[in-house]
Context: one part of a larger RNA
RNA sequence: CCCAGACUAGGGAAAUCGGCAAAUUAGCCCCGUACCUUUGGAAGAAGGGGUGCCUGCCCUGCGAAAGGGCAGGUCGCAGUGACCAGGGGGGUCCGACUGUUUAAUAAAAACAUAGCCAACCGCGAGUCCGAAAGGAUGAGUACGGUUGGUGAAUCCUGCCCAGUAGCGGCUUGUCAAGCAGGGUUACAACCCUGUGAAGCGCCGCUAGACGGCGGGGGUAACUAUAACCCUCUUAAGGUAACGAAGUGCCUUGCCGCUGAAUUGGCGGCUUGCAUGAACGGACCAACGAGACCCCCACUGUCCCAGUCUGGGUCCCGGUGAACCUACGAUCUGGCGCAGAGUCCAGAUACUCCCGUAGGGAAGCGAAGACCCCGUGGAGCUUAACUGCAGGCUGCCGUUGGAGUUUGGUGGACGAUGUAAAGUGUAGGCGGGAGCCGUCGAAGCCAAGCCGCCAGGUUUGGUGGAGGCGUCCAUGUAACACCGCCCACCGUCGACCGAGUUCCUAACUACUUCGGUAGAACAGUGGCAGUUGGGCAGUUUCGCUGGGGCGGCAGCCCCUCGAAAAACUAUCGAGGGGGUCCAACGGUCGGCUUAGGCGGGUCAGAAGUCCGCCGUAAAGGACAAGGCCAGAAGCCGGCCUAACUGUGUCCUCAACACAGGAGGACGCAGGGACAAAAGUCAGGCCUAGCGAACCCCGAUGUUCCCCUUACUGAGGACUCGGGAUGACAGAAAAGCUACCCCGGGGAUAACAGAGUUGUCUCCCCCAAGAGCCCGUAUCGACGGGGAGGCUUGCUACCUCGAUGUCGGUUCUUCGCAUCCUGGCCGUGCAGCAGCGGCCAAGGGUAGGGUUGUUCGCCCGUUAAAGCGGAUCGUGAGCUGGGUUUAGACCGUCGUGAGACAGGUCGGACGCUAUCUUGCGGGAGUGUCGGAUGCCUGAGGGUAAGGUAGCUUCAGUACGAGAGGAACGAGCUGCCGGCGCCUCUAGUGUACCGGUUGUCCGAUAGGGCACUGCCGGGUAGCCACGCGCCGGUCGAUAAGGGCUGAAAGCAUCUAAGCCUGAAGCGAUUCCCGAAAAUAGGCAUCCAAUCUUGGCCAAUAUUCCGGGACUGGUAACGGUCCCGGAGCGCCAGGACAAAGGCAGGGGCUAGAAGACCCCGUUGAUGGACCGGGGGUGUAAGCGCGAAGCUUCGGCGACGCGUUCAGCCCACCGGCCCCAAUAGCCUAAGG
Repeated sequence: CCCAGACUAGGGAAAUCGGCAAAUUAGCCCCGUACCUUUGGAAGAAGGGGUGCCUGCCCUGCGAAAGGGCAGGUCGCAGUGACCAGGGGGGUCCGACUGUUUAAUAAAAACAUAGCCAACCGCGAGUCCGAAAGGAUGAGUACGGUUGGUGAAUCCUGCCCAGUAGCGGCUUGUCAAGCAGGGUUACAACCCUGUGAAGCGCCGCUAGACGGCGGGGGUAACUAUAACCCUCUUAAGGUAACGAAGUGCCUUGCCGCUGAAUUGGCGGCUUGCAUGAACGGACCAACGAGACCCCCACUGUCCCAGUCUGGGUCCCGGUGAACCUACGAUCUGGCGCAGAGUCCAGAUACUCCCGUAGGGAAGCGAAGACCCCGUGGAGCUUAACUGCAGGCUGCCGUUGGAGUUUGGUGGACGAUGUAAAGUGUAGGCGGGAGCCGUCGAAGCCAAGCCGCCAGGUUUGGUGGAGGCGUCCAUGUAACACCGCCCACCGUCGACCGAGUUCCUAACUACUUCGGUAGAACAGUGGCAGUUGGGCAGUUUCGCUGGGGCGGCAGCCCCUCGAAAAACUAUCGAGGGGGUCCAACGGUCGGCUUAGGCGGGUCAGAAGUCCGCCGUAAAGGACAAGGCCAGAAGCCGGCCUAACUGUGUCCUCAACACAGGAGGACGCAGGGACAAAAGUCAGGCCUAGCGAACCCCGAUGUUCCCCUUACUGAGGACUCGGGAUGACAGAAAAGCUACCCCGGGGAUAACAGAGUUGUCUCCCCCAAGAGCCCGUAUCGACGGGGAGGCUUGCUACCUCGAUGUCGGUUCUUCGCAUCCUGGCCGUGCAGCAGCGGCCAAGGGUAGGGUUGUUCGCCCGUUAAAGCGGAUCGUGAGCUGGGUUUAGACCGUCGUGAGACAGGUCGGACGCUAUCUUGCGGGAGUGUCGGAUGCCUGAGGGUAAGGUAGCUUCAGUACGAGAGGAACGAGCUGCCGGCGCCUCUAGUGUACCGGUUGUCCGAUAGGGCACUGCCGGGUAGCCACGCGCCGGUCGAUAAGGGCUGAAAGCAUCUAAGCCUGAAGCGAUUCCCGAAAAUAGGCAUCCAAUCUUGGCCAAUAUUCCGGGACUGGUAACGGUCCCGGAGCGCCAGGACAAAGGCAGGGGCUAGAAGACCCCGUUGAUGGACCGGGGGUGUAAGCGCGAAGCUUCGGCGACGCGUUCAGCCCACCGGCCCCAAUAGCCUAAGG
C1' cells in the first nucleotide's frame, strides 16, 4: 500500500451525477395512529411505554409439563444485554396489482394480465402444420374456438369515408382461355366480330379499420383581448381533458413555494416548434429491488484524517506458469511522413541488486465495431424489378337421369298488320274469276285473347241456308281463293345455352355395415384470367476539398483561365445547344446598312420624303467568337444540288478506335440558274446528337431453309425508322443501433501538424466625447502586427486501434498580473478610485442549480487571474454526459426504421521487461592498510506567505464631512518542520460487567465479529503542543548627480549614487564517484618462520599484447620492450574489521543502522516503584420471604483502595549473550 473488518473528538451530506457505501431501526407485549381511499385498505402508519434475576401467591391445565397474571425484593451503563432482527415520513412521474424477460453488461415505464372492443367461424366450420395422406384446436360446438387492438376499477372516448383497406351492391363499361359466327386459305396458321367469370371501373357502407383533424384580415368608449364579422380553403379542420410534460425548439419560459443561494423539485399560467381521446384521454386507493425531489433520524460520504485486527504485499524454504521479447543510456533542444531512448547538437551518467510509483516506451491485448471504399455479404421493409406458393374465378375431364322456367337458331302450324279517301283495321309481290258452306252459312248467346276503342279474332252452344269475290266507288295499291315473302305474336316439337327443382348410380362424409346424409355440386386434374412481401432471387449509378443533402462541372458548342506554336486541370469565371426554315435553301441580276446633319411636308415629326456625311457603330434564325460592304447583309426573277450512285484523302480527334459532324479532289447519272466563265451534294463557320439485340418499313428476287411439289411463312444481304440525356448505351426501391467480411490513414470524427479568415491581445493615426482642452479617461472610420487558448480551412502522421467530455488526484511551466511588493500619471487634497510601468516569490477559497466546461446566484476574502503541458493526467480513479444491444414520447417515413430532439436502463482488462521518478542496499575505484573528524565543488528550498487589531493619530490633508503613511507592538488564518506534557482518538495489551451455550454444579474457562457493553497505560497520532529573523550585495521600472555630442539644456553617450514580496548571499538539507576521486588527526606496517627455485634467470613497476575469472566496475596468469634486484608456496604476527551470538524501547520490507557481549544490566525471569481496572476467591454476617425448622434464597456488607494486569522507570547475574570462525597492509 491492497483486500476484509472494528472504533473515532467536534461538525453532520458541506462529499457526490446521486446519501453510492456505511450507520440508524429491529423480537415480543401494551397504549396510540393522520391525509387519502375502490371502505378492502393505508397500518408494523407515525409516536410512546415495558422487557433481567430472586421470593411468594393466583388462574388455565391431569400436571413437578407448558402458559397467563399479581405483589414484594434486588443488580447493572445497558435485561429481545450475544446471535437473530423494518430506518421512517411527505410530494411527483410511469405501470393498476401478483407475475414474465435480453442463460453471460439492460428486470424496466418493456411483455403478460383480468376487464373492454372488433373480425372470422354452424362444424366435412374458421385458424394452423403438411407436397399429400394425415394431424392440432377438439373426442370441444357460438356463455365455444381462433385472430387483432386496448390494458383493473371510475369519468369518458369528439369530427372526417376524399386517399388506402375491408365489406356489400350494380351489371351499363373493360375483360382471358374456351365456344360460336364471319373473313382469308385447297385445309390451316392468322385476322375480325359475338358470347362473357372473377378482377378492375361504377354506386354505397365501415374509423375501438390504416389513418387525418387549416390559413389570412378586421372588430368592444384606457390599453389589452376578441363573444362578433369578412375571406381563402378542406374529406374534416383537434371536441372533452391534460399541458415547458419521459412529449416545449426558443428555454435555465413567466409567477409562486421550498432553500442563504436551485439549469433541480412541487403548484400554477398556456404563446402545445411538434398533447389529445382503445396507436386510448384524464384521474387514481393499493402495490413497485422502477425514475425524480424534499424532510426527520443516522452516520468517516465529507471537513480531515487517525488508530487497531485478520489476510496479502515484504523476508525465508518448497514448487513454478503466462503475456511479451529489434537492440538496450538518459535528459533538453532541433530535424524528420509534421508526437525520437536509437538521427543532429549540447548536457549528464562508476557497476550490480532490492522495494515502491505508474510519467514514457504514441506500453501489452484485439488485421478499428465509428467513417469511407468494394459494381463484397446478410437480416428486415415496401407502392422497387422479376417470379413462386396460396386465394378468387371461367372453361374442359372425372360427369349421369328427369322435370320446369327462360334465351337463341332454324322448322311446322295458326293468328295479327287501322295515314287520308274508301262500306271498312288494304303488310308486300305475283297468279286469279271464281271460292266457301247440311262434314252446318248468316244471325244470336257465353267465354278467352288482341285492340288504334272503330272493332278484330278463336272456341263452345244455339241456329238451319246462305256468305263472299269479280263489278261500282275510293285509293299508289283492292283480302273470294292460291303461292311466295316481310315484321310481330302464339302453339308444337328439335338442337344449343342459362336458371331452378327432383332423382341416384359416379364422387364425398358418417355408419350399429343393414344403411343414412350430401350429390353430379363439391373434391381433384388440365388450361386460362385476376389477386398475391405469405415466400424467393436480385437491384437500388457516378462525380464529389470525407460521405450524405444540394448540384451536374455525366453528351455537345463559344469566350476567358491558357503562361504569344499545339495541348492543358478544379463543384474555375461568363454563356449557350437537344431546335428552326419549302425559305431563313440554289443560282442570276440589282442595291447598301446603323446613326448623324441640313432641308421639305405638316397644326404638330424619333419614324414618311429629298440631299450630304457615314469601314459597318447595322444585318447575317438562335450563344459567343471569328468572318462578311466586290458583300456571306437587303430586294427581285427563275428554280429545288435540302440530288442518285461510287472512290481517294483530310479535320473535329492527343497511340489506336465506333457512331456523328465537317472539308478537299473526284468519277458516273440526271438536273437548276446564268449570255458565259461558272456556281450548286442545304443554311457564312464553329453546337442541334445515339451501338448490339429486338420491332417496323422499303427495294431487288440475288441467296438460304422447310415441302414430293406449287403457293405461303421465316431468314440472309442493302437502305430507312423506333432509344438508351448516367448521352461508348444493365431491365432495377429502401432500412440496418441486430449487423458481418475484405480493405483504407488513397478518406471523415478526437488529438497533433500547417495556416490564421475568425478569436484574444498590442500598436499607429486621431474625427469626436471629456464645460474649455485629441491623448486624466473613452476613442469612430481606417492602417500595422503578435499569440496559437476559440472556431474554421487543409487532409500531412496515425483506421494489423495513440481510449473520447466533465470531475478527481498530482506536478510543472508562461505572463498579456487577480492579490501581495516597488513605481509613474491623474479631471490624484485626504480616503477611495481610474490608467500605465517593473515584477511570476507566494497565494488565488467554500457553497446552491446543472453530467456539464462555461455561466448565473449565496455568503466570505488581500484576491477568489488568464492560459499551456496529446483541449496535461482512465497500464491513477470515477463513468454523470456522449456513443452499441432493451424501452417510452414527440416529429418524419406506407413501412423497415430515422432524429447534434427528449427520457429510464446499460461489462472501464493487464502479476511492470526497459526507461523514468522516489527510496534502500552490495561492490569496484580513488597509487600501503585502517579508525575517526572535517572541507564543500555542485545541487535543492517558500519555509515562509498574508491579513486584522493597537499605537503613530482623530495627527498630516481637508471648509466640513471624512481621514492616511513611515515606524513599533500584538493576534489570527494559510503553509512548512518537529513533538506527545496537556486535550482528544485508537488502543483484538489489560481490567471489569453481562447474554446464549458447552465443560455435571462451584471455582475457572471455550465459542458466539474482541460475542456484546463500560473503562483504558505505553505506542501511533490531530482535533493537541512547539518553532519558522532580519540584514548584506547586485539589479528592474522609477528617482537622481556630474556631463558632453548640440558653448544652452539634458539622469547617459564616458562616469557615479540610489531603488522591489523579485535575483544572489546569510539560514536549512543533500553532498569526496567532485576521475582535478579532497583535507586533518590518530593507529598499524615496511616483519618473523618453514619449504622450494635460481646464479642469470626469476620477480616488482610502467607501456603494449595474448589467454582467462567475474553480470559488470575490475582482477588473475603468461609473453615482449624499458626501469630495476632475489623470488615463489605455506605458516605466524598484526593496526583494524567482519561473521556468528544477545537485543533494539533510538533503526528497520530484505539488506542496512544502533546498542550489548561476563572488565556485562542486552533480553528473559524475579523484586520494587509508577500506572490501568475497580474491590477477587474463600470465609463470616445480613437479606424480601418460604420452611418438613434441617435449611433454601436474587442480592448486600465485611475481610478489601482488594484481586488481576502492564509495552513505563529502576534493582538484581537466576537463565541466555558461552565456546568460536573469517578477512586484513606488510614497500
This is a predicted structure of a 1227-nucleotide part of an RNA (large-subunit ribosomal RNA, half B) from candidate division MSBL1 archaeon SCGC-AAA259E17. Rfam family: Archaeal large subunit ribosomal RNA. The family has 91 seed sequences and 2,955 matches in Rfam 15.1. NCBI's taxonomy places the organism under Archaea, Methanobacteriati, Methanobacteriota, candidate division MSBL1. Model confidence (mean pLDDT): 81 of 100. RNAcentral holds the full RNA, with entries from Rfam.